[in-house]
Context: one part of a larger RNA
RNA sequence: CGUACGAAACUUGAGGGGAUUCUUCUUUAGUACGGGAGGAUUUAGAAGGACGUAGCUCUGGUGUCCCAGCUGUCACGCUAGUGGCACGGCUGGAUAGCUAACUAUGGAACGGAUAAACGCUGAAAGCAUCUAAGCGUGAAGCCUUCCCCGAGAUUAGGUUUCGUUAGUGCGAUAGCACGAAAGUCCCCUGGUAGACCACCAGGUUGAUAGGCCAGAUGUGUAAGCGCGGCAACGCGUUCAGCUAACUGGUACUAAUGGACGAAAG
Numbered sequence: 001c002g003u004a005c006g007a008a009a010c011u012u013g014a015g016g017g018g019a020u021u022c023u024u025c026u027u028u029a030g031u032a033c034g035g036g037a038g039g040a041u042u043u044a045g046a047a048g049g050a051c052g053u054a055g056c057u058c059u060g061g062u063g064u065c066c067c068a069g070c071u072g073u074c075a076c077g078c079u080a081g082u083g084g085c086a087c088g089g090c091u092g093g094a095u096a097g098c099u100a101a102c103u104a105u106g107g108a109a110c111g112g113a114u115a116a117a118c119g120c121u122g123a124a125a126g127c128a129u130c131u132a133a134g135c136g137u138g139a140a141g142c143c144u145u146c147c148c149c150g151a152g153a154u155u156a157g158g159u160u161u162c163g164u165u166a167g168u169g170c171g172a173u174a175g176c177a178c179g180a181a182a183g184u185c186c187c188c189u190g191g192u193a194g195a196c197c198a199c200c201a202g203g204u205u206g207a208u209a210g211g212c213c214a215g216a217u218g219u220g221u222a223a224g225c226g227c228g229g230c231a232a233c234g235c236g237u238u239c240a241g242c243u244a245a246c247u248g249g250u251a252c253u254a255a256u257g258g259a260c261g262a263a264a265g
Stems, first nucleotide, its partner, number of pairs: 001152001005163007015149004021049006033038001051106005059100004066093005071086006111143002117137004167178004183260004187203005208254003211250005218242002224237005
């Protein structure tokens, strides 16, 4: 820009893409077959590999500073307590998120038309012949079935809902300008989204983010004081203190504001 009013939702499916994999074990059965050695077609069931998709409940990894311990040195006048630097200084754990080795799940079945192949009926050619007319069976392959995209499918589809006024000014009725509907966009707060855009949740009629409060989780019993001990240190106060991304609440802070947008064919 188009889809002949403007919007918001929900859809149909022309067409396109993906997947459609492999093995082992049990049973049929040590049966058919075979002199034996050996050893099935088929049927039913089970387990798994690789691959795909989704997820983080479990098992783990990471988690550059969430907690604790430890060494050297420097600083805060000293003790105590902290902080800086030393690969995050080292070590032990670890929330959210991300993640696989973890968890869940998929390939199926039915159907249609067929290939090779096997047939029925059957002439040309009194016979024979699956073929010439006609009719069947038949594959991990083809078309469907399963999943995803999908009306720019210009043949531009369908359904539902919303807006429906003709207001004001100048004009002469035509016309011009302004305002304005449903709704949309810019802008702003952000994340379940994300390279950007888009998408999604919100913008005071508000819990969108931050802060604060409470909780969860993690770490593992803070500092100070008291008691015991010559001291190192231990015990009590104290399952304390601290706690990122998690959960809930609370307008304290920040979401100010602006623009576009209507037909009589």
This is a predicted structure of a 265-nucleotide part of an RNA (large-subunit ribosomal RNA, domain VI) from a metagenome. Its mean pLDDT, the model's own confidence on a scale to 100, is 84. The full RNA is in RNAcentral, with records from SILVA. It matches the Rfam family "Bacterial large subunit ribosomal RNA".